[in-house]
């Protein structure tokens, strides 16, 4: 330095759920809270998944139905970037 990851040490993050705020929604942010996490740090680049405001189609008096990401998920899997510790 690379790989690897311990019932080691030191620190860290925080699922569900609750409250408030933002958002059309998915979801996000803050506080509480811990299921878990050795990258559960960052990055929507590939795949996947969620939502459907907008737009289009359809049906129409209206309502409705379908498609659609330019919106999201990094705690779904890969890729990329960076990082703490050091037993085997």
């Nucleotide at each position: 330095u690379g790989a690897c990851g311990a019932u080691a040490a030191u620190a860290g993050c925080a699922a569900a759920c609750c409250u408030g705020c933002c958002g059309a929604a998915a979801g996000g942010c803050a506080g509480g809270g811990a299921c878990g996490c050795a990258a559960a740090a960052c990055u929507g680049c590939g795949g996947g998944c969620c939502u459907a405001a907008u737009u289009c189609c359809u049906c129409g008096c209206a309502a409705g139905g379908g498609a659609u990401a330019c919106g999201g998920c990094a705690g779904c899997c890969g890729g990329g970037u960076u990082a703490c510790c050091g037993a085997a």
Source information
The RNA shown here (c-di-GMP-I riboswitch aptamer) has 88 nucleotides and comes from a Syntrophomonadaceae bacterium. It was read from a public genome assembly, where an Rfam model found it. Taxonomically the source falls in Syntrophomonadaceae (Bacteria, Bacillota, Clostridia, Eubacteriales). Its mean pLDDT, the model's own confidence on a scale to 100, is 90.